A computed fold for a 338-nucleotide part of an RNA from a freshwater metagenome, annotated as large-subunit ribosomal RNA, domain IV. It matches the Rfam family "Bacterial large subunit ribosomal RNA". Rfam links the family to the GO terms ribosome and structural constituent of ribosome.

Context: one part of a larger RNA
RNA sequence: CUAUCAUUAAGGAACUCGGCAAAAUAGCCUCGUAACUUCGGGAGAAGAGGUGCCUACGGUGUGAAAGCACUUGUGGGUUUCAACAAAGAGGCCCAACCGACUGUUUAACAAAAACACAGGGCUGUGCAAACUCGUAAGAGGAAGUAUACAGUCUGACGCCUGCCCAGUGCUGGAAGGUUAAUAAGAGAGGUUAGCAGCAAUGCGAAGCUUUGAAUUGAAGCCCCAGUAAACGGCGGCCGUAACUAUAACGGUCCUAAGGUAGCGAAGUACCUUGUCGGGUAAAUUCCGACGCGCAUGAAUGGCGUAACGAGUUGGGCGCUGUCUUGGUGAUAUACUCA
Numbered sequence: 001c002u003a004u005c006a007u008u009a010a011g012g013a014a015c016u017c018g019g020c021a022a023a024a025u026a027g028c029c030u031c032g033u034a035a036c037u038u039c040g041g042g043a044g045a046a047g048a049g050g051u052g053c054c055u056a057c058g059g060u061g062u063g064a065a066a067g068c069a070c071u072u073g074u075g076g077g078u079u080u081c082a083a084c085a086a087a088g089a090g091g092c093c094c095a096a097c098c099g100a101c102u103g104u105u106u107a108a109c110a111a112a113a114a115c116a117c118a119g120g121g122c123u124g125u126g127c128a129a130a131c132u133c134g135u136a137a138g139a140g141g142a143a144g145u146a147u148a149c150a151g152u153c154u155g156a157c158g159c160c161u162g163c164c165c166a167g168u169g170c171u172g173g174a175a176g177g178u179u180a181a182u183a184a185g186a187g188a189g190g191u192u193a194g195c196a197g198c199a200a201u202g203c204g205a206a207g208c209u210u211u212g213a214a215u216u217g218a219a220g221c222c223c224c225a226g227u228a229a230a231c232g233g234c235g236g237c238c239g240u241a242a243c244u245a246u247a248a249c250g251g252u253c254c255u256a257a258g259g260u261a262g263c264g265a266a267g268u269a270c271c272u273u274g275u276c277g278g279g280u281a282a283a284u285u286c287c288g289a290c291g292c293g294c295a296u297g298a299a300u301g302g303c304g305u306a307a308c309g310a311g312u313u314g315g316g317c318g319c320u321g322u323c324u325u326g327g328u329g330a331u332a333u334a335c336u337c338a
């Protein structure tokens, strides 16, 4: 020096991204205990006091009594710095966000706001079920039967969940259009018995063969409806009130429909350290408001919410070597000498 400990005047978070680490709290008994609340909780809330030993009296059980056992209470005394004297053994409070909760997870850098969850919705499935595994046999589903099973989304509870079916998807419909193989076979080509011709060559039946137009022809698609707790989407410009400003109001264009209730500089806000208020001597953080929201918004759930959380953020009390700012001591390694 390093590692692990112990202690420290005065101050007490001035340290630092951040009280990280350390310190502090701690058992039992008595008193006392707020907001809020789903009335269960919150709660060991917070906060305050006591605690050893000796002695007197008293109490309870048992017993005829003597006694024995037990432990709370009241009074008196007594030692120490200190009596849960060691060890072990909650720090607490206020506010906000997220997730209701207990639980689960990245074995070995992430424990969370992620996953799950009870609850809610939609869709499929009538049993040889749908669905999954398997080429199949077969198996699971299930020795279950729609209060069941499968898929998918949301995620306790409370208040709610607006508008759009034009696009994509799904479901239903079947008149018309389109449409495969098939059926059909008009027509065309090749070949050539034959015929014509001096020849070259031309014509050319049947058969075989290469093709082939109408016509026939299902689902699908086009088409017509329904459906958003299906995938998803939810406007622009201009003008207007007797100060100004603003625009309840009007005009116009476009759309399938133009964002409702809520919430909102948010875990979402670029501009931005927005503006105002609070907290501080002083705060880009935090809390409460405001709202033209670059680019919130309703089961891709919206907004609240007691309890809970090794979650995140801000503040406070206590406490401290985190710091001002170092010092001292111990143990181990290292190092030096023998």
Base pairs, nucleotide, nucleotide: 002332003331004330005329006328007327008326010324011323014322019319027051028050029049030048031047036041038156052078053077054076055075056074057073059070060069061068062067079083091317092316093315094314095313096312097311098309099308103115104114119154120153121152122151123150124149125148131140132139133138157304158303159302160301162234163233164232167231168230169227170226171225172224173223176222177221178220183215187211188210189209190208191207194203195202196201235253236252237251238250239249262296263293274290275289276288277287278286